[in-house]
Molecule: transfer RNA
Organism: Candidatus Kerfeldbacteria bacterium
RNA sequence: CGGGGUAUGGCCCAAUUGGUAGGGCGCUCGCUUCGGGUGCGAGAGGUUCCCGGUUCGAGUCCGGGUACCCCGA
Numbered sequence: 001c002g003g004g005g006u007a008u009g010g011c012c013c014a015a016u017u018g019g020u021a022g023g024g025c026g027c028u029c030g031c032u033u034c035g036g037g038u039g040c041g042a043g044a045g046g047u048u049c050c051c052g053g054u055u056c057g058a059g060u061c062c063g064g065g066u067a068c069c070c071c072g073a
Stems, first nucleotide, its partner, number of pairs: 001072007010025004019056001027043005049065005
C1' cells in the first nucleotide's frame, strides 16, 4: 500500500426481505434462609464506533472516516 472481517447496556452475543433493539451473565428490589448461596418473581441499565446520504421509517442499504483482527505485497 491492496483485499477481507469485526464494532450493539458493565461483560458475552442475537436481531429474518428496512418496520417498537432482545437474550445470557452481572447489578438492584422482593419471596425463600438464623445468615449466605441456590431457586423463583419483578425492575433498572442502549444516541447500535464516528460523520453524512437514501427513505414515511436505518443496527440493517449507500459514501467517507476511526479502532482492532486476518491475508497478500